[in-house]
RNA sequence: CUUCGAUAAUAGCAAACCCAUUGAAAGGUGGGGGCGCAAAGCCGCGGGUCUAAGGUUAAUGAACUAAGACAGCCGGGUUGCCGAA
Numbered sequence: 001c002u003u004c005g006a007u008a009a010u011a012g013c014a015a016a017c018c019c020a021u022u023g024a025a026a027g028g029u030g031g032g033g034g035c036g037c038a039a040a041g042c043c044g045c046g047g048g049u050c051u052a053a054g055g056u057u058a059a060u061g062a063a064c065u066a067a068g069a070c071a072g073c074c075g076g077g078u079u080g081c082c083g084a085a
Base pairs, nucleotide, nucleotide: 002085003084004083005082012037013036017032018031019030020029021028022027035072041078042077043076045075046074047073048070049069050068054065055064056063057062
């Protein structure tokens, strides 16, 4: 430097759910919690998914729309711990 995660160790993150808070919503943040994770660190770049305030069409329990979100959906980029080859 490249590939890999069988074994071992030290640390780390934190799904559902509950509480508070924020937001139109999706969702975010903080606390509890712990399903899982070797990048479940970071970046909305490509695809995908969620929401639809505002807007457009309509004239009614509607449809469409991201400038809002999701990195724990799949790729891509970038940084990095331990161990093995």